A computed fold for a 78-nucleotide RNA, annotated as c-di-GMP-I riboswitch aptamer. The prediction has a mean pLDDT of 82. It matches the Rfam family "c-di-GMP-I riboswitch aptamer". About the family: GEMM was predicted in a large-scale screen for bacterial structured RNA regulatory elements.
RNA sequence: GUGUGUUAAGGGCAAACUUAUCGCAAGGUAAGGACGCAAAGCUAUAGGACCUCAGCAAUGAGGUAGCCAGUUACCGUA
Numbered sequence: 001g002u003g004u005g006u007u008a009a010g011g012g013c014a015a016a017c018u019u020a021u022c023g024c025a026a027g028g029u030a031a032g033g034a035c036g037c038a039a040a041g042c043u044a045u046a047g048g049a050c051c052u053c054a055g056c057a058a059u060g061a062g063g064u065a066g067c068c069a070g071u072u073a074c075c076g077u078a
Base pairs, nucleotide, nucleotide: 002078003077004076005075012037013036017032018031019030020029021028022027035066041071042070043069047068048067049064050063051062052061053060054059
């Protein structure tokens, strides 16, 4: 450097749900909580996909990275 995640160490993150709060909504944030995750780290000013609002439509605005994707990285192992 490349492949890989069966085992181990240090550990990390945190779905549903509940409470508070922001938002028309999707959804966000904080606390509790763990279904899971080997990138469940980061990126929505590149792309696809999905969701919400407005609109007859074209389209516009917003959101999701725990969907694909892009990018960086710890440990073990070949």